[in-house]
C1' cells in the first nucleotide's frame, strides 16, 4: 500500500460489488430437463369446439450449473502441423424417394412378490424395424493419363468390375427422409517454446528404444500382438521425493522483478471410492447403467434403495462466509409448425459495514470569555465561540400524494421501486485509535522493578509526557484499532545492481575432460543482431478518449498497449558458421649458452653425542633460581688409544637460490623434469580458464618388515606449588629413520585463485645479454630481459593499508559468501583398517556477533622523570596503665551523623541540670515563636501566699505610653504556626580528596568519510605545558610563576606606654626622673637579588656548573592562595531550599534519667619502664597571647588545693606570669628501686540552684602493670626531627592528656632510583569503557525447553512376487434359443445373430520380503537458557 479476511470497541442512509480460503466430511426435506398428439395405435374426458394421459417413437438430457481432490503432464499458454481424422441440429450445391415383409410395446386375460420389481397368455400401429429395385456419385480391385509436393504421398481425369439409400410420412404459407460435394461450428491427434522446490534423488529404462508384418481406431502411432536388432534417456538434471489445477489476470514495485490463481472469462480434470463398458454426431456420461468396496435407510430377513464439489437448507470441523425467498417479465437454451411447457441457468429480493464510493449528523451570529470540569507560580491558563441565547437551513431519515425507463404489438418478479412534489422540526444520526523517539499530538493525580505496557530502542526501584485515570491534544471518521498473510523500503541473492587481504567468502597445489572465452586477414552464409510488412496476440481487465447514472464507485463505446510466436522481404557492421583459405605478433619446436639445497638411486667423508675395550687417574659428577631424584670407591666424571653404531651435515649461509604447492641444505657419480638469456629456422591460433575427474600433499597417526646414536609424547621419579596429573630436572616406551602400503589433514598464509593488456618513478639484491670507458684484464657507466625485496605519486579502500609482484584500470574462466551461537554439528551418501576425512542440514535461542581506526583506563609492557615514595639516618606506634573516640554488646533510652587513603582526640572551641535532638512520665493545643483578619476583654509585666517534682493553677497585691486615633497586653475565632522528623540518590551553599600534581582546555588554520587529532609531540631544560630551539600551525584562557602577608640586611622618618650610648639628678636597687633618638623596638615608606657580573660547559639558545661581592644568591626560609574535573565522596542536625509526611502531634512545656552504661576490640594520644635519670636547695634566659559578670599585685591565714583583703589596669603602662629544658652544688647506685604513677582507702578546696549516677583540684596514705614492646607500621631533609615549658578560643566549672599558637635547646642521614606506594610524559597491546575492585572460560549441583541415537513399538504411502478373480470388451465355441432372407407345399434345412460355456486381460481383495516417510519410546548424548 494490498485482501474472499477474522478479532475488539462502536454503528445514520443510499449506490455498486462480493460472501466455507477449513473437513473432495456427511447430509432430512423442496426444487435444479424435459418435450413433442403435426410420427404412431391405444385410454380418458368433453360444452362435440376440442382437451388429458401411461407407451412406442424423435430429439434433447455430452449444454447450462459446481468444485479443485487428483495432475509436474502436450494438463495449460503460445506458435505451428494434420498429405493421419471425426463433426448431430445449421447453411450452400447436385441427384433421389421405387416395390414389398414380418414384428412388438401400450391394451385385454393371468401369474410371482413385503416392496423394487418380475413374467405367461393373446390383439395392434409407426417417421419402430428387415428384404429388393435404382446409383449423379460414393467404397474398393485392376488398366491408364495430365498436374503437384519436404517426404510418406497428393488432386484432377479415362476405361472396366463388385459392393452401397431413403419416410413421400406428418401437416396443408411448411416440416421432414436417403446418398453425394462443399461451407460454419464443434471436437480428436502431432510437435517447437515457455512455466515450482529438491542432488542428503546419479543414475533409470523390457513394450523398454527402433524395424517388419499384422490387429485396432474416426485417426497417425508399441495403442496391442507375434519375430528381428539392442537399443533409448540423463548434470543443458534423467529416474525418484515434495508441493502445486494452468491462463487472461491480481497486488506490490520506478522499473526489472517478487507474491499470488477469490470473484468474471478460457482451457482442464472430477462427480462417494476403485474398475468397466453400452448407447449415441458426440460421454466412458454429476442429478444414466453394470461390477467391487466403504458407509447411510427400507425389510415380511427371502431381498432391495441411495449418492447435493447443483439452488436454498441441515450437522460438523473452524477465528471465520448469507434465506429451505420472488419470478421466468428481461437475456439465454432444451423441445415444438406453432400456442406453448420446463429451466434454483438466469432476472431480481433477502442477511453480513466484507469491500469501494457517494451523503448526513445542521449553518450564521454569539464575550460576563457564563458554570462546571482540569490546572495553577493563585495572577491567571484552558476547555472556548464551545455551550447557553439570537436568526436561518431541511440534504438523508419519517409522513403524505404523482410515479417511471427496462417492453419495437402484448407480457414488469424487481415495485408503488427509482425520480418528483409537498408537509413539520435542529428535529431521529459519532465514534475509535494515539499523545517518550521513530511519528503529528502535555498536563494533574494514582501507583512504587509492583500493578502493568511495549513494534524496535526501551518505559516502572516515591516527583513516570512511556503503567492506570481524568483533562486537554493529535490522526483518521460510520468507521477506528489489532491479528494474519503478500510486496515494499531490503543495492538483505545484486540481470539491471553486491561482494571475498583483516569484517562472512580464493578449493593446500598442479594437471585435465565437458563447457565458457578467445589473435590478424580474405570470400561467402545469413544463425544470433537490425529494418520493413503480414498473421496472431479471445473478452473482461489496464492506459487514453468521449459518453450513461444528480456526482463517485459502477457501466457503456472507440482508441492504444499486449514487447512473445509464426512467417515473407531486406541488411550484413559486430559476433557466429562454412573454407583440408591466407598471416604470424599469442602459444610451440629448433640451435648456442647458463644458475641452482629442483627430484631419484647409488657411493663417500669428517666433527659431535652415545656404547664397549684398555690405559693414566681420584672423589666427586652431574644438575638448578636453590636443590633433589641420578651416576660413582664393584673407581665414575676429567683425559688418552683403539672400536661400534645411528642420526644430522656447523662455518659458508644471505628479506640469497630452486620448485605448482607440501617443501629442498656435506661431497661425487648416474638418471631425470622445470626455468632464464641469446640467435631467428621451422609450425601457423595449435590459446586461456576449468564444473565433474586424476596426481602431488607438512606433521602427527596406522599396517608389515628392519633399524634405534642422539631426541623423546606417554609413563616413573626429584622439586616447585595451598594443590601441580604443568612449568624446572633425572630417567624413559612408542614414535623421530629405512622400505613398501595407507590416512588427505594444518595459522598448508602474502589468511590475496588462473591467464592477458595497460598505468610517475626511486633504491638494494639474483640470474643472463648488449653498448660505452678501460696500457679491450678487473672494476666502473648506460641500455635491456627474467626473477626477489625496499619506499612512494595517481588511483583504489571503512580505515588499516596497496600500489608496474596491485588490494588501481579493463577483458575471460573457476571456486567461495549471506547475522551471532546451535555446527563443520546430527542424520544420510562416498571415502578409510582404524583414527577419522568430504559432503552437509534443522528445531531452538540471542540482539547482536564481527572489521578498521579514535578518546581514555589498565598491564606482573618499554622508555623518561618526580615525591621523606623506598633506601641512609633520628624518634614513635604495635607490649603495659590511664584518657579520649569508634565497633560491638546491653538498655526504657543508651539521639544522631561521619566509614580505607579522604570515619574513628571526626561534627563537639567544654553533655552534672541547660545544652539535648533520646527514654519514662506529668502538662498542653492558634500553640514556646511570626504576620494578618474579626469580636471581645481586662488593665499588662512584676511582687507575695498557698497546692505540686515541676510545668501549671488559684488567690491577693500591683499598675505602662499616647498626638485620645490608638499601641502595647489577654481571652475567643480564623487564616495559619511548629517539626533536630524523611529524601545529600530532588538541591543551593560550604567542605573533604586526588594536589600546589602540572596539568585543563579554547579560537581560527591544517589533516582526517568520522569519531579525532594536531598545537599540548620532537631535541634540550626547569620546581613547573618554566624557558629555548625546531615543527602546519598561529595565537589566547584557567592553572605554574610573580603581584598579598610574614621572617632575615640596610636606609628615611616619627618618638609613647617602647628605648637609654653619651650628659646630668636620684636610690638599698630600678630609665626612677630631667632629657636624648644614637641604639634596641614599634610604625610608616623606602633600598635590595635580576643569573646583573667573571669563568667553564651547551646549538653564539634557554639553561647549568664553579667564582666573586652580598645580611641573603639562583623560586632566599615560611604563608596565604587549590585548574577542568574525579569520588551520585560529605552535610536536609549550621543555614537555605522542591517534594514527602505529621498537626490534642512526629509541634511544644516540665521533672527525672539517657547520651559517662561494659565479657570484647580498633584508632588516636598521655605518662612510663629510669642515670642524657629522679629527688632536694640555689641561679639564669623567651615569644606570642588574655584581661571588667574580668585579670589581679603587695600583705596575712592554710603543709596545699585555697581563703581574707583590695593597690593597679579596658592596657607597648597594670596583671596573668614561676617560663621549663638549662648552668652550679647535693643525694640516690641499677633496685620493679628515692623508677612508674593505676588503682583504692580518708580528708578537704572551688564552681554552681545541685557534684548520687556524673566535675576538676589538693593533702596523708595505697602504692598495680610496666625493665623499651610479635607480625607489622607511622612521622621528619634544618631552626626540621627530637625534646621543653608559655599562651588562646570554648568556658560558671571541667573530665584539655585534645585543638590552635608562641618561643627555647637543638641532631643525624640522603650511595644512590633496581625494589614497595603515589604521580607526570611519551610509546605500546587490549576481547577493559559502572575503566583490572574490569572483562571472561570449563566441569560440577539445580530447573525448564528444543534435538539426536536407542531393545523395540504403531501408522502412512509407493511399488514388487505370487494367489483369487467381479463387471465388462476381445477371441473361440455355441449340442440350447430365434418372426422377417433363401430353398422347401408343409415339415424341416440353410444363412445369420443369441443365450450360456471356455480363454487372454482385469478393479477391490489375500500372501510375502523389502523401499521410504511418519508418530511414540526406558533409557542415554552433546545443545541451548537461567
Nucleotide at each position: 500500500g494490498a485482501c474472499g479476511a477474522a478479532c475488539g470497541c462502536u454503528g445514520g442512509c443510499g449506490g455498486c460489488g462480493c460472501a466455507c480460503c477449513u473437513c473432495a466430511u456427511g447430509c432430512a426435506u423442496g426444487c435444479a430437463a424435459g418435450u413433442c398428439g403435426a410420427a404412431c395405435g391405444a385410454g380418458g374426458c368433453u360444452u362435440c369446439g376440442g382437451c388429458c394421459u401411461a407407451g412406442u417413437g424423435g430429439c434433447g438430457a455430452a449444454c447450462g450449473g459446481g468444485u479443485g481432490a487428483g495432475u509436474a503432464a502436450c494438463a495449460c499458454g503460445u506458435g505451428a502441423g494434420a498429405a493421419a481424422c471425426c463433426u448431430g441440429c445449421c447453411c450452400c450445391g447436385g441427384a433421389g424417394a421405387c416395390c414389398g415383409g414380418g414384428a412388438u410395446a401400450a391394451g385385454c386375460c393371468g401369474a410371482g412378490g413385503a416392496a423394487a420389481c418380475u413374467u405367461g397368455g393373446u390383439c395392434u400401429a409407426a417417421u419402430a424395424c428387415c428384404g429388393g429395385a435404382u446409383a449423379c456419385c460414393c467404397c474398393c480391385a485392376g488398366c491408364g493419363g495430365a498436374g503437384c509436393g519436404c517426404a510418406u504421398g497428393c488432386u484432377c481425369u479415362g476405361c472396366c468390375g463388385a459392393g452401397g439409400a431413403a419416410a413421400u410420412g406428418g401437416a396443408u404459407u411448411c416440416c421432414g427422409c436417403u446418398c453425394c460435394g462443399g461451407g460454419a461450428u464443434g471436437g480428436u491427434c502431432u510437435c517447437g517454446c515457455g512455466a515450482c522446490c529438491u542432488a542428503u534423488c546419479a543414475g533409470c529404462u523390457u513394450g523398454u528404444u527402433g524395424g517388419c508384418g499384422g490387429g485396432g481406431u474416426a485417426a497417425c502411432g508399441g495403442c496391442c500382438c507375434a519375430c528381428c536388432a539392442a537399443g533409448g534417456c540423463a548434470u543443458c538434471g534423467a529416474c525418484g521425493g515434495g508441493u502445486a489445477g494452468c491462463u487472461g489476470g491480481u497486488c506490490u514495485g520506478a522499473g526489472g522483478g517478487g507474491a499470488c490463481g477469490a470473484u468474471c472469462a478460457g482451457c482442464c480434470a472430477c462427480a462417494c471410492u476403485g474398475g468397466g463398458a453400452c448407447u449415441g454426431a458426440g460421454a466412458c456420461a454429476c442429478g444414466g447403467c453394470c461390477c467391487a468396496g466403504a458407509c447411510u435407510c427400507c425389510u415380511a430377513c427371502g431381498g432391495g434403495a441411495g449418492g447435493c464439489a447443483g439452488c436454498a437448507g441441515c450437522a460438523g470441523g473452524g477465528a471465520a462466509u448469507c434465506u429451505u425467498g420472488c419470478g421466468c417479465a428481461a437475456u439465454g437454451g432444451g423441445c415444438g409448425a406453432a400456442a406453448g411447457c420446463c429451466u434454483g441457468a438466469c432476472g431480481c429480493a433477502g442477511u453480513g459495514a466484507c469491500g469501494c464510493c457517494g451523503c448526513g449528523u445542521g449553518u450564521g451570529g454569539g464575550a460576563u470569555g457564563a458554570a462546571g470540569g482540569c490546572u495553577u507560580u493563585c495572577g491567571g491558563g484552558u476547555u472556548g465561540u464551545a455551550a447557553a441565547c439570537c436568526a436561518c437551513u431541511u440534504u438523508c431519515a419519517g409522513c403524505a400524494g404523482g410515479g417511471a425507463c427496462g417492453a419495437u404489438g402484448a407480457u414488469g418478479a424487481c415495485g408503488g421501486u427509482a425520480c418528483c412534489u409537498g408537509c413539520a422540526g435542529a428535529a431521529g444520526a459519532a465514534g475509535c485509535u494515539c499523545c517518550g523517539g521513530c511519528c503529528a499530538a502535555c498536563u494533574a493525580c494514582g501507583u512504587g522493578c509492583c500493578a502493568g505496557c511495549a513494534g524496535c530502542c526501551g518505559c516502572g526501584g516515591u516527583a513516570a509526557u512511556a503503567c492506570g485515570u481524568a483533562g486537554g491534544g493529535a490522526g483518521c471518521a460510520a468507521g477506528c484499532g489489532u491479528u494474519g498473510u503478500c510486496c515494499g523500503g531490503a543495492u538483505u541473492u545484486a540481470u539491471u545492481g553486491g561482494g571475498c587481504g583483516u569484517a562472512a567468502a580464493g578449493a593446500g597445489c598442479u594437471c585435465g575432460u565437458a563447457g565458457g572465452u578467445g589473435g590478424u586477414u580474405c570470400a561467402g552464409c545469413a544463425a544470433g543482431u537490425c529494418g520493413g510488412g503480414u498473421g496472431u496476440g479471445a473478452a473482461a481487465g489496464c492506459u487514453c478518449u468521449g459518453g450513461g447514472c444528480u456526482c463517485a464507485a459502477c457501466c457503456c463505446a472507440g482508441a492504444g498497449a499486449u514487447g512473445c510466436c509464426a512467417c515473407c522481404c531486406g541488411a550484413u557492421a559486430c559476433u557466429g558458421c562454412u573454407g583440408u583459405g591466407a598471416c604470424u605478433a599469442g602459444a610451440g619446436u629448433c640451435u648456442g649458452g647458463u644458475a641452482g639445497g629442483g627430484g631419484a638411486u647409488c657411493g663417500c667423508g669428517g666433527a659431535a653425542u652415545u656404547c664397549c675395550a684398555g690405559g693414566u687417574g681420584u672423589a666427586g659428577c652431574g644438575g638448578u633460581g636453590a636443590a633433589a631424584u641420578g651416576c660413582a670407591c664393584a673407581g665414575a666424571u676429567a683425559u688418552c688409544u683403539g672400536g661400534a653404531g645411528g642420526a644430522a651435515c656447523a662455518c659458508c649461509a644471505g628479506c640469497g637460490g630452486c620448485g605448482a604447492a607440501g617443501g629442498c641444505g656435506g661431497c661425487g657419480a648416474u638418471c631425470u623434469g622445470g626455468g632464464c638469456c641469446a640467435g631467428u629456422a621451422c609450425u601457423g591460433a595449435c590459446a586461456c580458464u576449468g564444473a565433474g575427474g586424476a596426481g602431488c600433499g607438512a606433521a602427527a597417526g596406522c599396517g608389515u618388515g628392519g633399524g634405534g646414536a642422539g631426541c623423546g609424547a606417554a609413563c616413573a621419579g626429584g622439586a616447585u606449588u595451598a594443590g601441580a596429573u604443568a612449568c624446572c630436572c633425572u630417567g624413559g616406551u612408542a614414535g623421530u629413520c629405512c622400505a613398501c602400503g595407507c590416512u588427505g589433514u594444518a595459522a598448508a598464509c602474502g589468511u590475496u585463485g588462473g591467464g592477458c593488456a595497460c598505468u610517475a618513478g626511486g633504491u638494494g639484491u639474483g640470474g643472463g645479454g648488449a653498448g660505452g670507458c678501460g696500457u679491450c684484464a678487473a672494476c666502473c657507466c648506460u641500455c635491456u630481459c627474467u626473477g626477489u625485496g625496499c619506499c612512494g605519486u595517481a588511483g583504489c579502500u571503512a580505515a588499516c593499508g596497496c600500489a608496474u609482484u596491485a588490494a588501481g584500470u579493463g577483458c575471460c574462466c573457476c571456486g567461495c559468501c549471506u547475522g551471532g551461537g546451535g555446527a563443520g554439528u546430527a542424520c544420510g551418501g562416498c571415502c578409510g583398517c582404524a583414527a577419522g576425512g568430504c559432503u552437509a542440514a534443522a528445531a531452538c535461542u540471542c540482539a547482536a556477533a564481527g572489521g578498521a581506526a579514535u578518546u581514555g583506563a589498565c598491564g606482573g609492557g618499554g622508555g623518561c622523570c618526580c615525591g621523606c615514595a623506598c633506601a641512609a639516618g633520628c624518634g614513635g606506634c604495635g607490649g603495659a596503665g590511664c584518657a579520649u573516640g569508634u565497633u560491638g554488646c546491653u538498655u526504657a533510652a543508651u539521639u544522631c551523623g561521619a566509614g580505607g587513603c579522604a570515619a574513628c582526640g571526626c561534627g563537639a572551641a567544654g553533655a552534672a541540670c541547660c545544652u539535648u535532638a533520646c527514654c519514662u512520665g506529668g502538662g498542653u493545643u492558634u500553640g514556646a515563636c511570626a504576620u494578618g483578619c474579626u469580636g471581645g476583654g481586662a488593665a499588662a509585666a512584676g511582687c507575695c501566699a498557698c497546692a505540686g517534682a515541676g510545668a501549671u493553677g488559684u488567690g491577693g497585691u500591683g499598675u505602662c505610653c499616647u498626638u485620645c486615633g490608638g499601641g502595647g497586653c489577654c481571652c475567643a475565632g480564623u487564616a495559619c504556626a511548629g517539626g533536630u522528623g524523611g529524601u545529600g540518590c530532588a538541591u543551593g551553599g560550604c567542605u573533604g580528596u586526588c594536589g600546589u600534581c602540572a596539568g585543563c582546555u579554547c579560537g581560527u588554520g591544517u589533516c582526517g568519510u568520522g569519531a579525532g587529532a594536531u598545537g599540548u609531540u620532537g631535541g634540550g631544560u626547569u620546581a613547573a605545558g618554566u624557558c629555548c630551539c625546531g615543527c602546519a600551525a598561529c595565537g589566547a584562557g584557567c592553572g605554574c610563576a610573580a603581584c598579598c602577608c610574614u621572617c632575615g640586611u640596610c636606609c628615611u622618618g616619627u618618638g609613647u606606654u617602647g628605648c637609654c650610648a653619651g650628659c646630668g639628678g636620684g636610690u638599698a636597687a630600678a630609665g626612677c626622673c630631667g632629657g636624648g633618638g644614637a641604639c634596641u623596638c614599634g610604625c610608616a615608606g623606602g633600598a635590595g637579588a635580576c643569573u646583573g657580573c667573571c669563568g667553564g660547559g651547551g646549538u653564539c639558545a634557554a639553561c647549568u656548573c664553579g667564582g666573586a661581592g652580598g645580611a641573603a644568591g639562583g623560586u632566599g626560609g615560611g604563608g596565604a592562595u587549590g585548574a577542568c574535573g574525579u569520588c551520585a565522596a560529605g552535610u536536609c542536625u549550621u543555614c537555605a531550599u522542591g517534594c514527602c509526611c505529621c498537626u490534642u502531634a512526629c509541634g511544644u512545656c516540665c521533672a527525672g534519667g539517657g547520651c559517662u552504661g561494659c565479657a570484647a576490640a580498633c584508632a588516636u594520644g598521655c605518662u612510663a619502664c629510669a642515670a642524657u635519670g629522679g629527688c632536694c636547695g640555689g641561679u639564669a634566659c623567651a615569644a606570642a597571647g588574655g584581661g571588667c559578670u574580668g585579670c589581679u599585685a603587695u600583705u596575712c591565714c592554710g603543709c596545699g588545693a585555697g581563703g581574707a583583703g583590695g593597690g593597679g589596669c579596658g592596657a607597648a603602662u597594670c596583671c596573668c606570669a614561676a617560663a621549663a629544658a638549662g648552668c652550679c652544688g647535693g643525694u640516690c647506685u641499677c633496685a620493679g628501686u628515692u623508677c612508674g604513677g593505676a588503682u583504692u582507702g580518708g580528708a578537704g578546696u572551688c564552681u554552681g540552684c545541685a557534684a548520687c549516677u556524673c566535675g576538676a583540684c589538693u593533702c596523708c596514705a595505697u602504692g598495680a602493670a610496666g625493665u623499651c614492646g610479635g607480625a607489622g607500621u607511622c612521622g621528619c631533609u634544618a631552626g626540621u626531627a627530637a625534646u621543653c615549658c608559655c599562651g588562646g578560643a570554648u568556658c560558671a566549672g571541667c573530665a584539655a592528656c585534645g585543638c590552635c599558637g608562641g618561643g627555647g635547646u637543638g641532631a643525624a642521614u640522603a650511595c644512590g632510583u633496581u625494589c614497595c606506594c603515589g604521580g607526570g610524559c611519551c610509546u605500546u597491546g587490549u576481547a577493559c569503557a559502572c575503566a583490572c575492585c574490569g572483562c571472561c572460560c570449563g566441569u560440577c549441583a539445580c530447573a525448564c525447553c528444543a534435538c539426536g541415537a536407542a531393545a523395540g513399538u504403531c501408522g502412512g504411502u509407493a511399488a514388487c512376487a505370487c494367489c483369487c478373480g467381479a463387471a465388462g470388451c476381445c477371441a473361440g465355441u455355441g449340442g440350447c434359443c430365434c418372426a422377417a432372407c433363401c430353398c422347401g407345399u408343409a415339415a424341416g434345412g440353410g444363412a445369420g445373430g443369441g443365450a450360456g460355456c471356455u480363454g487372454u486381460c482385469g478393479a477391490a481383495g489375500g500372501u510375502g520380503g523389502g523401499a521410504u516417510c511418519g508418530g511414540u519410546g526406558a533409557u542415554u548424548g552433546g545443545g541451548g537458557u537461567g
Record summary
Model confidence (mean pLDDT): 87 of 100. Small-subunit ribosomal RNA from an uncultured Acidimicrobiales bacterium, 1426 nucleotides, folded computationally. RNAcentral holds the sequence, with entries from SILVA.